Background: Model confidence (mean pLDDT): 81 of 100. Predicted 3D model of a 76-nucleotide RNA (transfer RNA) from a Planctomycetota bacterium. Its Rfam family is "tRNA". Its family is annotated with triplet codon-amino acid adaptor activity in the Gene Ontology. By type it is a transfer RNA. Taxonomically the source falls in Planctomycetota (Bacteria, Pseudomonadati).
RNA sequence: GCGGGGCUAGCUCAGUUGGUAGAGCAGCUGACUCUUAAUCAGCAGGUCCCGGGUUCGAAUCCCGGGCCCCGCACCA
Numbered sequence: 001g002c003g004g005g006g007c008u009a010g011c012u013c014a015g016u017u018g019g020u021a022g023a024g025c026a027g028c029u030g031a032c033u034c035u036u037a038a039u040c041a042g043c044a045g046g047u048c049c050c051g052g053g054u055u056c057g058a059a060u061c062c063c064g065g066g067c068c069c070c071g072c073a074c075c076a
Base pairs, nucleotide, nucleotide: 001072002071003070004069005068006067007066010025011024012023013022019056027043028042029041030040031039049065050064051063052062053061
């Protein structure tokens, strides 16, 4: 340099045809009793990597850029 995959909550990941952004774990609060804890209920938590475009409407489509992983090529 070329090709492919990925980037969404603190972590690991879903998200179907473009139509209110979600789960588990972690955190916080409460209940309970088997008490550093477990169980149950609830709450909070988001620049959907960045910029632009299309659209009534974009995590999702298009363009440019960034970072990570894999393969190939090149140089020495």